A computed fold for a 489-nucleotide part of an RNA from a Holosporaceae bacterium, annotated as small-subunit ribosomal RNA, 5' domain. Its Rfam family is "Bacterial small subunit ribosomal RNA". Taxonomically the source falls in Holosporaceae (Bacteria, Pseudomonadati, Pseudomonadota, Holosporales). The sequence was found in a public genome assembly. Its mean pLDDT, the model's own confidence on a scale to 100, is 86.

Context: one part of a larger RNA
RNA sequence: GAACGAACGCUGGCGGCACGCUUAACACAUGCAAGUCGAACGAAAUUAUGGGGCUUGCUCCAUAAUUUAGUGGCGCACGGGUGAGUAACACGUAGAUACCUGCCCAUUGAUGGUGGAUAACUCCGGGAAACUGGAGCUAAUACAGCAUGAGCUCGAGAGAGGAAAGGCCGCAAGGCCGUCAAUGGAGGGGUCUGCGCCUGAUUAGGUAGUUGGUGAGGUAACGGCCCACCAAGCCGAUGAUCAGUAGCUGGUCUGAGAGGAUGGUCAGCCACACUGGAACUGAGAUACGGUCCAGACUCCUACGGGAGGCAGCAGUGGGGAAUAUUGGACAAUGGGGGAAACCCUGAUCCAGCGAUGCCGCGUGAGUGAUGAAGGCCCUAGGGUUGUAAAGCUCUUUUGACGGGGACGAUGAUGACGGUACCCGUAGAAUAAGCACCGGCUAACUCUGUGCCAGCAGCCGCGGUAAUACAGAGGGUGCUAGCGUUGUUC
Numbered sequence: 001g002a003a004c005g006a007a008c009g010c011u012g013g014c015g016g017c018a019c020g021c022u023u024a025a026c027a028c029a030u031g032c033a034a035g036u037c038g039a040a041c042g043a044a045a046u047u048a049u050g051g052g053g054c055u056u057g058c059u060c061c062a063u064a065a066u067u068u069a070g071u072g073g074c075g076c077a078c079g080g081g082u083g084a085g086u087a088a089c090a091c092g093u094a095g096a097u098a099c100c101u102g103c104c105c106a107u108u109g110a111u112g113g114u115g116g117a118u119a120a121c122u123c124c125g126g127g128a129a130a131c132u133g134g135a136g137c138u139a140a141u142a143c144a145g146c147a148u149g150a151g152c153u154c155g156a157g158a159g160a161g162g163a164a165a166g167g168c169c170g171c172a173a174g175g176c177c178g179u180c181a182a183u184g185g186a187g188g189g190g191u192c193u194g195c196g197c198c199u200g201a202u203u204a205g206g207u208a209g210u211u212g213g214u215g216a217g218g219u220a221a222c223g224g225c226c227c228a229c230c231a232a233g234c235c236g237a238u239g240a241u242c243a244g245u246a247g248c249u250g251g252u253c254u255g256a257g258a259g260g261a262u263g264g265u266c267a268g269c270c271a272c273a274c275u276g277g278a279a280c281u282g283a284g285a286u287a288c289g290g291u292c293c294a295g296a297c298u299c300c301u302a303c304g305g306g307a308g309g310c311a312g313c314a315g316u317g318g319g320g321a322a323u324a325u326u327g328g329a330c331a332a333u334g335g336g337g338g339a340a341a342c343c344c345u346g347a348u349c350c351a352g353c354g355a356u357g358c359c360g361c362g363u364g365a366g367u368g369a370u371g372a373a374g375g376c377c378c379u380a381g382g383g384u385u386g387u388a389a390a391g392c393u394c395u396u397u398u399g400a401c402g403g404g405g406a407c408g409a410u411g412a413u414g415a416c417g418g419u420a421c422c423c424g425u426a427g428a429a430u431a432a433g434c435a436c437c438g439g440c441u442a443a444c445u446c447u448g449u450g451c452c453a454g455c456a457g458c459c460g461c462g463g464u465a466a467u468a469c470a471g472a473g474g475g476u477g478c479u480a481g482c483g484u485u486g487u488u489c
Base pairs, nucleotide, nucleotide: 001489002488003487004486006485007484008483009482010481013361014360015359016358017357018356019354020353021319026317027316028315030314031313032312035074036073037072040071041070043068044067045066046065047064048063049062050061051060052059053058081272082271083270091196092195093194094193095192096191097190099189100188101187104185105184106183107182108181109180110179111178112146114144115143121136122135123134124133125132126131152161153160154159166177167176168175169174198244199243200242205235206234207233210232211231212230213229214228215227217225247269248268249267250266251262252261253260254259274295275294276293277292278291297308298307299306300305325351327350328349329348333347334345335344336343337342364394365393366392367391374385375384376383377382400425401424402423403422404421408416433478434477435476436475437474438459439458440457444473445472446471447470448469454461455460
């Protein structure tokens, strides 16, 4: 000198764009953050219309509409958060393949025929609750067989194995959405390898599934991944092992560069979800707002037993020098479901708070010398503040008031928002501070103080003439900021 997710002190007018728990991966009240489909299914309720019975406001039937708990489907593995762990094929880069892939795209073929259940519902229970047991009834795109099976799987071959589901519209023909099998693609993932990747030798030896082989198992898949047997290997001063520290990268800061430091926002990857462990479902998880077990903690309890997990968005306590609203909307972009209408979406888009940063604008402009008054200094003549003020002539950014009023939305739909922006009206009106002035380093005098009080980044000032302390006048620098502290180069 530059930089900052900064903090602190003094000060503070406006706007745009960014950014905002770096500390306790500490504990969390409350609300919201993942649902959707009645065009898969049975059922129930309500309303309307029509009809029957009739005790005249009840009941039964049909049709239509709406709503929904349940069965079923898809989603919940995305999106969002955090950086605890991890020195590792975690990440980066360049390759490889023994593999998987829901939804989507292309192509080919099929979608035949049966069956038994079960929730809902009704009845009877248990329990304080969470919840749960028994009996009976019923449907499906739920479940299980049979048939067929080009291609597919196994097999040297013969051969063997192995699938499906319907719904809606239509008078119909048919159309649309699905279902099954197979091949290819796209996108996504799994795995393997070369190279790169912090500090310590006051860590020198480490390793028994360890290194390799054979066989068997397991996996979507290779493999000591697991197991049995056999051999005795394998890594290491080119630093193994151990210990410490740390998410990695694109990037960011600095620097002429080489390099050094760093990894907040944004983007890619990884890991984690109260702590530890485990699997289930599924195309995909060993699953943040799923399940089970154990533990710590909190809460409810009728003491028998239960419930919970903000490192989602707000918000609270705590810690801290320090970091925001329990806001609006799905209008846009995107995501999930649905044939669609539409529903959901604290993703997102916006608004609020904060000079936290960057950028822009303003706090007036011109004129004005009897150089007014006042202040300060003085050699008492004057000098300086100073064209500064006043006065005169103008202008109206910002702000105020009144009026109009968007783009973002190709037809409809706008949270932002009566916002941005435009026009008009009045009026200099509403708007300047902070640090410094001995040298480094731009800027000097007076008074007070008297090694005191104090200053200080270094050198050093202060003990009676202090340009170094304190105040004042004046000056210098930067300016809605200015200084200080911290950290990096």